[in-house]
Context: one part of a larger RNA
RNA sequence: UUGGGCGUAAAGCGGGUGUAGGCGGCUUUGUAAGUCAGAAGUGAAAGCCCUGGGCUCAACCCAGGAAGUGCUUUUGAUACUGCUUAGCUUGAGUAUGGGAGAGGAUAGUGGAAUUCCAGGUGUAGAGGUGAAAUACGUAGAUAUCAGGAGGAACACCGGUGGCGAAGGCGGCUAUCUGGCCCAAUACUGACGCUCAGACCCGAAAGCGUGGGGAGCAAACAGGAUUAGAUACCCUGGUAGUCCACGCUGUAAACGAUGAUCACUAGGUGUUGGGGGUAUUAACUCCUCCAGUGCCGCAGCUAACGCAUUAAGUGAUCCGCCUGGGGAGUACGGUCGCAAGAUUAAAACUC
Numbered sequence: 001u002u003g004g005g006c007g008u009a010a011a012g013c014g015g016g017u018g019u020a021g022g023c024g025g026c027u028u029u030g031u032a033a034g035u036c037a038g039a040a041g042u043g044a045a046a047g048c049c050c051u052g053g054g055c056u057c058a059a060c061c062c063a064g065g066a067a068g069u070g071c072u073u074u075u076g077a078u079a080c081u082g083c084u085u086a087g088c089u090u091g092a093g094u095a096u097g098g099g100a101g102a103g104g105a106u107a108g109u110g111g112a113a114u115u116c117c118a119g120g121u122g123u124a125g126a127g128g129u130g131a132a133a134u135a136c137g138u139a140g141a142u143a144u145c146a147g148g149a150g151g152a153a154c155a156c157c158g159g160u161g162g163c164g165a166a167g168g169c170g171g172c173u174a175u176c177u178g179g180c181c182c183a184a185u186a187c188u189g190a191c192g193c194u195c196a197g198a199c200c201c202g203a204a205a206g207c208g209u210g211g212g213g214a215g216c217a218a219a220c221a222g223g224a225u226u227a228g229a230u231a232c233c234c235u236g237g238u239a240g241u242c243c244a245c246g247c248u249g250u251a252a253a254c255g256a257u258g259a260u261c262a263c264u265a266g267g268u269g270u271u272g273g274g275g276g277u278a279u280u281a282a283c284u285c286c287u288c289c290a291g292u293g294c295c296g297c298a299g300c301u302a303a304c305g306c307a308u309u310a311a312g313u314g315a316u317c318c319g320c321c322u323g324g325g326g327a328g329u330a331c332g333g334u335c336g337c338a339a340g341a342u343u344a345a346a347a348c349u350c
Base pairs, nucleotide, nucleotide: 003322004321005320006319007304008303012318014201015200016199017198021194022193023192025088026087027086030083031082033081034080035077036076037075038074039073040072041071042070049065050064051063052062053061054060091191092188093187094186095185096183097182098181099180103177104176105175106174107173108172109171110154115149116148117147119145120144121143125136162169163168206247207246208245209244210243211242215241216240220236221235222234223233258317259316260315261314262313263312266295267294268293269292270291271290272289273288274287275286276285299306300305323350324349325348332343333342334341335340
């Protein structure tokens, strides 16, 4: 390589948009490139295979035959694929009417709490712990009352609830804006699926410039603990956490499960929408579609488990794996301000 695989053994790119490429619904016209059939030519000799023969046999040698995936030309076939013609509506999309939502961006605004500031009351403690101590307090703390400042986060509602491609999103209001679901018609007429490269998004931490800084808190300092304690506990505390713009591009970026389509028992909860029954007050019951959970049959699985939200049965396309260590390292390339990221070996060793 072939093959076999990728939830947990090695293996699904963190996620999307989409180019090339690959694959692609139903009917029809033509063509005959692929495909299939016939014929002709070619397919050197030797070799392989078969028959016969020559060395005493055999190896070996000689003669004849057969075979020869293939290639070229030509004559046909037209189911399938391709190209082409004309259509279709079920895939896909558009229009109309409804609907739910922490989807995104910007601006404004609210209350609780912490801290700080100034003032009143008030007096000796307060804080912290397993117990303490450092730190705070007679220069009046802690506690309490009313006032002010500032930053950050939004209790209850809140829910295996919702939305988003993923990362993620939660006070309230407004503006701008993306996607999704349902219903009944109408329209376009395969416009589709996947996607190497490319481009875009991408938690936290980190970086650059300028702001901001309440609380928390790497580093750091002190107090404890301990044999020691560069920790766990305590008192402080700077980056950072917040905002704007730019960079970084990684995570157990997880459902450790790529995307799309079709098919394959059910039961039960829940979210959004529709239809029907029944009452009309909300319920209830039956049913359809779209999500989100649990249980479970067949089937699958090494087992665990999965099971219409598949890890079942099939199809298309992409990514990835190939013993452990060395190593996601070295070197080189690309990217980055840096940190580093990405691509990615070998010797050696078991």